[in-house]
RNA sequence: GGUUGCAACAUCCCCGUUGGCUGGGCGUUUGCGGGCAAAGGAAUUUGCCGGGGCGUAGCGAGCUGACUGCAACC
Numbered sequence: 001g002g003u004u005g006c007a008a009c010a011u012c013c014c015c016g017u018u019g020g021c022u023g024g025g026c027g028u029u030u031g032c033g034g035g036c037a038a039a040g041g042a043a044u045u046u047g048c049c050g051g052g053g054c055g056u057a058g059c060g061a062g063c064u065g066a067c068u069g070c071a072a073c074c
Base pairs, nucleotide, nucleotide: 001074002073003072004071005070006069007068013060014058016067017066018065019064020063021062022061023059025056026055027054028053029052030051032050034049035048036047037046038045039044
């Protein structure tokens, strides 16, 4: 140096570091020819859910790049 298998190190256990993708959590924002409900004579308004934007983190989810360390082999 290469290959393979791993994470010992951790203030219970699990968790090596740092990016990317997918999908979630939380916060915030947006009436958005989405849904529901309430009020109203109606127009409409409000609330909840959903969707979009932005942000956030030990996201105990998956995949993946690079790197650190451990062991074996070459």